[in-house]
RNA sequence: GCUCCCGUAGUUCAAUGGAUAGAACGCAUCGUUGCGGUCGAUGAAAUCCGGGUUCAAUUCCUGGCGGGAGCG
Numbered sequence: 001g002c003u004c005c006c007g008u009a010g011u012u013c014a015a016u017g018g019a020u021a022g023a024a025c026g027c028a029u030c031g032u033u034g035c036g037g038u039c040g041a042u043g044a045a046a047u048c049c050g051g052g053u054u055c056a057a058u059u060c061c062u063g064g065c066g067g068g069a070g071c072g
Base pairs, nucleotide, nucleotide: 001071002070003069004068005067006066007065010025011024012023013022018055027043028042029041030040031039048064049063050062051061052060
């Protein structure tokens, strides 16, 4: 330099045009316990940035940014 893939809660992953963007672990509060852990209840927390298509974009197209793989 060229090609391909990926980017979503703190972390690991779902959702692939339409629903309130969900789950697990983690975190906070409460209950339970002599204290802690376990267990139970509740809660906070995310779509990398810009533009386009569409009635509607996390999803499709495009530019950029970041990460990974392969080739040279």